[in-house]
RNA sequence: GGGGUCUUAGCUCAGUGGUAGAGCGGUUGACUGCAGAUCAACAGGUCCGGAGUUCGAUUCUCCGAGGCCCCU
Numbered sequence: 001g002g003g004g005u006c007u008u009a010g011c012u013c014a015g016u017g018g019u020a021g022a023g024c025g026g027u028u029g030a031c032u033g034c035a036g037a038u039c040a041a042c043a044g045g046u047c048c049g050g051a052g053u054u055c056g057a058u059u060c061u062c063c064g065a066g067g068c069c070c071c072u
Base pairs, nucleotide, nucleotide: 001071002070003069004068005067006066007065010024011023012022013021018055026042027041028040029039030038048064049063050062051061052060
């Protein structure tokens, strides 16, 4: 220098155009002598940044940034 792939909640990841979810973790409540387990509820997101297409973009296109892999 070239190519591929990934970036979404604190963590691991779903979500292939129509108001963003799960598990774990956190908080509160129930239960318990206390804790754990279990049950219920709640909080937590600029969907890496910018532009474009579209009535509408986490999703499609382009340009950047960062991680990983390959080629030279």
This is a predicted structure of a 72-nucleotide RNA (transfer RNA) from Ostreococcus lucimarinus CCE9901. Lineage of the source: Eukaryota > Viridiplantae > Mamiellales > Ostreococcus > Ostreococcus sp. 'lucimarinus'. Its Rfam family is "tRNA". The family's RNA type in Rfam is transfer RNA. The RNAcentral record of the sequence draws on GtRNAdb.